A computed fold for an 85-nucleotide RNA from Acetobacterium sp., annotated as c-di-GMP-I riboswitch aptamer.
Lineage of the source: Bacteria > Bacillati > Eubacteriales > Eubacteriaceae > Acetobacterium.
The coordinates come from a structure-prediction model, not an experiment, and the mean pLDDT is 77.
RNA sequence: ACAGAAUAUUAGCAUACUUGUCGAAAGAUAAGGGCGCAAAACUACAGGGUCUAAAUACAGCGGUACAUGACUGCCAGUUGCAAAC
Numbered sequence: 001a002c003a004g005a006a007u008a009u010u011a012g013c014a015u016a017c018u019u020g021u022c023g024a025a026a027g028a029u030a031a032g033g034g035c036g037c038a039a040a041a042c043u044a045c046a047g048g049g050u051c052u053a054a055a056u057a058c059a060g061c062g063g064u065a066c067a068u069g070a071c072u073g074c075c076a077g078u079u080g081c082a083a084a085c
Stems, first nucleotide, its partner, number of pairs: 004085001012037002017032006035073001041078003047075002049071003056065003
């Protein structure tokens, strides 16, 4: 210097839930909160998967199909930190 999985230090992020705002919804965002995370950093036109269904179309009874919408804290791709071994 490189690689590896686990673990420590110094740091970081922030599930569920509550309130406000945006949105048709999924969900996002701000504050609180803390379940957890060695990548819980970035990427949604690298790839896969999942969620919603406004508009549109079909139906004729409140449905069916569909992403241009959303989720990476679903898998994944890319990048990165570390005493000691």